[in-house]
RNA sequence: CCAGAUAAAUGACUUAUCGCUUUAACUUUUGUUAAAGAGGAAAGUCCGGGCUCUACAAAGACAUGGUGCCAGUUAACUACUGGCGGGGGCGACCCUAGGGACAGUGCCACAGAAAAUAAACCGCCUUAUCAAGGCAAGGGUGAAAAGGUGUGGUAAGAGCACACCGGCUAAAUGGUAACAUUUUGCGCACGGAAAACCCCACCAAGAGCAAGACUGAGUAGAGAUGACAAUGUUAGAAAUAACAAAAAGCUGUCUUUGGCUAGUCAUCAGGGUUAGUUGCUUGAGCCUUAAAGUAAUUUAAGGCCUAGAUAAAUGGUAAGUUUAAAUGACAGAACCCGGCUUACAGUUUAUCUGGCAUG
RNA sequence: GCCCCUUUAACUCAGGUAGUAGAGUAUUUCCAUGGUAAGGAAAAAGUCGUCCGUGCAAGUCGGGCAAGGGGCACCA
Numbered sequence: 001c002c003a004g005a006u007a008a009a010u011g012a013c014u015u016a017u018c019g020c021u022u023u024a025a026c027u028u029u030u031g032u033u034a035a036a037g038a039g040g041a042a043a044g045u046c047c048g049g050g051c052u053c054u055a056c057a058a059a060g061a062c063a064u065g066g067u068g069c070c071a072g073u074u075a076a077c078u079a080c081u082g083g084c085g086g087g088g089g090c091g092a093c094c095c096u097a098g099g100g101a102c103a104g105u106g107c108c109a110c111a112g113a114a115a116a117u118a119a120a121c122c123g124c125c126u127u128a129u130c131a132a133g134g135c136a137a138g139g140g141u142g143a144a145a146a147g148g149u150g151u152g153g154u155a156a157g158a159g160c161a162c163a164c165c166g167g168c169u170a171a172a173u174g175g176u177a178a179c180a181u182u183u184u185g186c187g188c189a190c191g192g193a194a195a196a197c198c199c200c201a202c203c204a205a206g207a208g209c210a211a212g213a214c215u216g217a218g219u220a221g222a223g224a225u226g227a228c229a230a231u232g233u234u235a236g237a238a239a240u241a242a243c244a245a246a247a248a249g250c251u252g253u254c255u256u257u258g259g260c261u262a263g264u265c266a267u268c269a270g271g272g273u274u275a276g277u278u279g280c281u282u283g284a285g286c287c288u289u290a291a292a293g294u295a296a297u298u299u300a301a302g303g304c305c306u307a308g309a310u311a312a313a314u315g316g317u318a319a320g321u322u323u324a325a326a327u328g329a330c331a332g333a334a335c336c337c338g339g340c341u342u343a344c345a346g347u348u349u350a351u352c353u354g355g356c357a358u359g
Numbered sequence: 360g361c362c363c364c365u366u367u368a369a370c371u372c373a374g375g376u377a378g379u380a381g382a383g384u385a386u387u388u389c390c391a392u393g394g395u396a397a398g399g400a401a402a403a404a405g406u407c408g409u410c411c412g413u414g415c416a417a418g419u420c421g422g423g424c425a426a427g428g429g430g431c432a433c434c435a
Base pairs, nucleotide, nucleotide: 001355002354003353004352005351006350007349008348009347010346012321013320014319015318016317017316018315020037021036022035023034024033025032026031039330043341044340046339047338048337049336050335051208052207053206054205056258057257058256059255060254061253062252064204065203066202067201068200069083070082071081072080073079084098085096086095087094088093099199100198104197105196107192108191121139122138123135124134125133126132127131147165148164149163150162151161152160166188167186168185170183171182172181173180174179212278213277214276215275223268224267225266226265227264228263231244232243233242234241235240248261249260250259271434272433273432285304286303287302288301289300290299291298292297360431361430362429363428364427365426366425369384370383371382372381378415386402387401388400389399390398408424409423410422411421412420
C1' cells in the first nucleotide's frame, strides 16, 4: 500500500432574534422573567418484565402453547456471557432450534432388484448346464443402498481373517459439567427425517394506560332472547328485615377444599356523552471513579434530575466556530424498563489476519 | 397507542398429511347459427408477497421483512 476480520464512537456546536409546549416566580387577567424541551434506533410490536384490572386462593389431573449441549448472569426471558460438540474459511474469525428414531404411529415421490422384518436386474462361481445351487466383489438406480481403504483368503465371494480409520460397549484419567484423551472388549447386529405426529425434562392464568381511579354533564337505573333461581321459618298492620337451605355464575376443561356475587350470568338491538383531573414520569435511572470476575454482570463511594404533550410543542432566520463537507442518512416520544430484529448519507478510532514492496 | 387477520392465474377463492398447483368468472381458438347471444369442445395464463433457514426435496415446516385490511372510548 492492497484485500479483509472484529469491536466501538459520531450523526455538529455557539450566539442573537422571532415563534411553540411545559414548569416555577411575579403581576393580577394576560402578560413579564427564568429554566427545560426527541432517538440510536423514539421504528417493527417479535420476546421478557414492572404497573393496573378481572373474586379469586390452594391442591391434583388433562388439554394447549413454548423452550431443549454444559456452566454462569439477570427482576425476567426464546435474551446475554464463557465453554463443549459440529460445519465453513489459508487466516484473523464466522455460523450453529445442538435431547430422544431399540416407547409407539406414519413418511422417504420418480427411478431402482431392493428404501428398512433386506434383496438379486446385469453380473461372478460351481455342478449333473434351456436347470439347480452358492455369492454380493463390480456395474446400474437414487438425495440416501446395510461400515470404509488395503492385504490375505476363496470355486467365486464375504469382517471370513488381519492392519489402519470409523462405530458401539466398559473402565481409568482430566474437567463443576457438556465433553476430551487413553486402554479393554465387540467384527459391526435396527439408514434419513422429530423446523411429521409424538416421548422425556422444564416453564406458562387472561387482558392491556383506549388498563384502571375520580369529578362533571347528559340519557331510558328502561327493553328483547336464553340459562339457573325465585323455597322455608321467624318478626311486623304493611313495606320490609333476619336466619336457614338449594341452584347459578366466578382465569382453557374437570375434580376436591375454601371464598365471593344476592337475583346472577351471557348475547342482541337501542339511548346519552365525546368535558376535565389522575395514572404521568425519581427510574431494575444516568455520569464518574474504585473493587470482584476471562466475560455477561455485580458491589461500593461521589455527583446529577434530564420532554410529559393529547391532535399533540421541540421550528424559522442571521452570524460565527470546527470540519473534507454542515442543505444533506435512517427517522419524530405518547405508561415505563431489559433485549431482539430491521433502516441508516458521510466520518472517525482501536485491535488483529493474509498478500505485495522496501529496509 | 394497543390487538388481530390476509397475501396462490387478469378477478374471486380452493389446496396446509412436504414429492412437478386446481376450480369458477374473464381471455383466445374451434364447433354450432343466415348472423349474434346462450350452448358444446379445446388452449393459454402462476418467481404461490419477499429474504433466510431445516431437509434429498418447501406453495406447504420455522424465522425475519414488506404490503393491504379490520377491531378496541366512556356512562347507565